[in-house]
RNA sequence: CACACCGCAAUGGGAGAGACCGGCCGGGCAACGUUCCGGCAGGCGCCGAAGGAGCAAUUCACCCCGAACACUCUCAGGCACAUGGACCGUUGCGGAUUG
Numbered sequence: 001c002a003c004a005c006c007g008c009a010a011u012g013g014g015a016g017a018g019a020c021c022g023g024c025c026g027g028g029c030a031a032c033g034u035u036c037c038g039g040c041a042g043g044c045g046c047c048g049a050a051g052g053a054g055c056a057a058u059u060c061a062c063c064c065c066g067a068a069c070a071c072u073c074u075c076a077g078g079c080a081c082a083u084g085g086a087c088c089g090u091u092g093c094g095g096a097u098u099g
Base pairs, nucleotide, nucleotide: 001099002098005095006094007093008092009091010090011089012088013087018044020043021042023040024039025038026037027036045079046078047077051075052073053072054071058068059067060066
C1' cells in the first nucleotide's frame, strides 16, 4: 500500500400486520360535548425483520454427539403517518490476517 473479513460513525434504501372495541385520566375549547390532542390499564383479532428461544422441515458437518438461518415459536416487540427496523449499498476511521 492492496483484496476480501470484523467493529464503529455518517449517509441512501428497507417488509408485514385493526387509524379495532369500549373504560378511565389529563390537556385543549368562553363553555359543553358522542369532536380534537395525549396518556394508562384491559378485551378480541393479527404480524415477524430489534432482542430472545427452538431444531420438525431445510442447509452444513458427521462414526456418534451436533451447528445455523431471512425457517419455527411469538416471551419481548410491533399493527395510519412518524419513530423503530433485520438486512443491503456508499464514504470515513479503527482492528486483525494474508500477500
A computed fold for a 99-nucleotide RNA from Thalassospira mesophila, annotated as Glycine riboswitch aptamer. The coordinates come from a structure-prediction model, not an experiment, and the mean pLDDT is 77. Taxonomically the source falls in Thalassospira (Bacteria, Pseudomonadati, Alphaproteobacteria, Thalassospiraceae). It was read from a public genome assembly, where an Rfam model found it.